[in-house]
């Protein structure tokens, strides 16, 4: 990067540097000079590998991720309808495996 399967209920943050931006996607809502990305430090969650006598409601030593709500709503596709609601798919993340 790409392809398989799984999740995507919940959970967890402060400080310093930094100095306009984050939100995967047009568009809207949101969050942002009461300090945005980032990036360090130190805490911390347990999803997934993993620990533990253990098919854990437990654990956090190690590999990854996470720690503002939210796969936010939705556009365009599919499936539903008189028209809607709704489902799904797809696209995104993230693990664990193959290439």
């Nucleotide at each position: 990067c790409u392809c398989u399967u799984a999740u995507u209920c919940a959970g967890a943050g402060c400080a310093a540097u930094g100095g306009a931006g984050a939100c995967u996607a047009a568009g809207g809502a949101u969050c942002u000079g009461c300090g945005a990305a980032a990036u360090u430090g130190c805490g911390g969650c347990a999803a997934c590998c993993c620990c533990u006598a253990a098919u854990a409601u437990g654990g956090a030593a190690g590999g990854u991720g996470c720690c503002u709500u939210a796969c936010c709503c939705a556009a365009g596709c599919g499936a539903g309808u008189g028209a809607a609601a709704u489902c799904g798919a797809a696209c995104a993340a993230u693990a664990a495996g193959a290439g």
About this RNA:
This is a predicted structure of a 99-nucleotide RNA (SAM riboswitch aptamer (S box leader)) from Catenibacillus scindens. The RNAcentral record of the sequence draws on Rfam. The coordinates come from a structure-prediction model, not an experiment, and the mean pLDDT is 75.